[in-house]
This is a predicted structure of a 346-nucleotide part of an RNA (small-subunit ribosomal RNA, central domain) from a metagenome. The full RNA is in RNAcentral, with records from SILVA. Its Rfam family is "Bacterial small subunit ribosomal RNA".

Context: one part of a larger RNA
RNA sequence: CUGGGUUUAAAGGGUGCGUAGGCUGAUUGAUAAGUCAGUGGUGAAAUCCUCGGGCUCAACCCGGGAAUUGCCGUUGAUACUAUUAGUCUUGAAUAUAGUUGAGGUAAGCAGAAUGCGUGGUGUAGCGGUGAAAUGCUUAGAUAUCACGCAGAAUACCGAUUGCGAAGGCAGCUUGCUAAACUAUUAUUGACGCUGAGGCACGAAAGCGUGGGGAUCAAACAGGAUUAGAUACCCUGGUAGUCCACGCCCUAAACGUUGUUCACUCGAUCCCGGCGAUACACUGUCGGGGUCUAAGCAAAAGCAUUAAGUGAACCACCUGGGGAGUACGACCGCAAGGUUGAAACUC
Numbered sequence: 001c002u003g004g005g006u007u008u009a010a011a012g013g014g015u016g017c018g019u020a021g022g023c024u025g026a027u028u029g030a031u032a033a034g035u036c037a038g039u040g041g042u043g044a045a046a047u048c049c050u051c052g053g054g055c056u057c058a059a060c061c062c063g064g065g066a067a068u069u070g071c072c073g074u075u076g077a078u079a080c081u082a083u084u085a086g087u088c089u090u091g092a093a094u095a096u097a098g099u100u101g102a103g104g105u106a107a108g109c110a111g112a113a114u115g116c117g118u119g120g121u122g123u124a125g126c127g128g129u130g131a132a133a134u135g136c137u138u139a140g141a142u143a144u145c146a147c148g149c150a151g152a153a154u155a156c157c158g159a160u161u162g163c164g165a166a167g168g169c170a171g172c173u174u175g176c177u178a179a180a181c182u183a184u185u186a187u188u189g190a191c192g193c194u195g196a197g198g199c200a201c202g203a204a205a206g207c208g209u210g211g212g213g214a215u216c217a218a219a220c221a222g223g224a225u226u227a228g229a230u231a232c233c234c235u236g237g238u239a240g241u242c243c244a245c246g247c248c249c250u251a252a253a254c255g256u257u258g259u260u261c262a263c264u265c266g267a268u269c270c271c272g273g274c275g276a277u278a279c280a281c282u283g284u285c286g287g288g289g290u291c292u293a294a295g296c297a298a299a300a301g302c303a304u305u306a307a308g309u310g311a312a313c314c315a316c317c318u319g320g321g322g323a324g325u326a327c328g329a330c331c332g333c334a335a336g337g338u339u340g341a342a343a344c345u346c
Base pairs, nucleotide, nucleotide: 004317005316006315007300008299012314014201015200016199017198021194022193023192025088026087027086028085029084030083031082033081034080035077036076037075038074039073040072041071042070049065050064051063052062053061054060091191092188093187094186095184096183097182098181099180100179103177104176105175106174107173108172109171110154114150115149116148117147118146119145120144121143125136126135162169163168206247207246208245209244210243211242216240220236221235222234223233258313259312260311261310262309263308266291267290268289269288270287271286272285273284274283295302296301319346320345321344328339329338330337331336
C1' cells in the first nucleotide's frame, strides 16, 4: 500500500454556508463516448507454456502451435453509465392559512438585593472562625428608619421544559429580523446529497483604544493553621468581571458518537400542531426522554434520536515515549495559533 477501523482501546474536523470534485428519482426516444460481440492490422526474434523431432538419455538444439491479457481501424449490439431532446411527481423548493419558542438584534422600563452618601433613633460593641486574630467602631460603628446615587444580575414561575448550526440563549414591553412545525396538496418540475480548498460564526481567559466600576475576585498584603504553608480558612484588595469598537480562534468546543437518505418488534412519559369530538378509548405529523425485542458489540452497552441492515460524500487512525516538541511556512500587536517531523529509547 492493500486491508481493517474511528462512543469508552489510536482515530469524527468546534459549527455552518458553499467552489471544484464525487454521487444522484420515475419514464420515452435519439446518439453510440464508456461497455459488449465479430473481424482486419499490429503486438520483432529469443525466452515461458504445449505438441513433435535430433544428439545413446538429459541439459542443449530444431520445427509447429499457443500465448503476447495491449494498441489502432472497421462492422454490429444498446441492458447499464454518459450525452442530448421530451414527459412525470414521490425527492427538493415555493405559495396560502395558522401555530410555537430563554432564536438573534436595538431601544425603553421595573422590582428585590448589594455597596456608598446625607439625615434621624440608639449605645458599645461589630465582624469572622473549628477556635482565633488581622479588620471596623465613642471622630458614634453594628442594628434600625427615611431619602438619594451607582453598577451588575434578573428569585419565584423553572421542568427529565423550550429555542438555536454549533458556541450559546432566561425580569417586562416594543421595533426590526431569522427559523421550525402543522393544514391545504395549489405552483415549479430533480432544481438534490456531500463537500478538498475557501468564506462566515465561534464559551471562558487574554490583548488594543476609550468609557464604567456595585459585587465578586487571579496577582498582592496582613491574620491564622502548620515542622514548614509561597496553600486550603479569615480580613482586605488590583487587573479582570460590565459597555462600545477592533483583535485573538482555543476548550472534557462532549452525545468523547461527521452529514444525508432508505429499511428494521413493542411499551411508556413530555413538548408543538392537526383531526374527531364529548367523557371513553383513540388517530395523525414533527420534536424531546426512559425501558425493551431482533440484530450488533471485547464488554459496558446501543437499540426507529442505532453503536442494527444498506447506500453516497467528507474528515481522521496505524505501538508507547521523544512531541503536539524542533525546523520551515502562514496567521497574530502580543500571548500564542495552524501545519508538523527526526535522531534516540522501550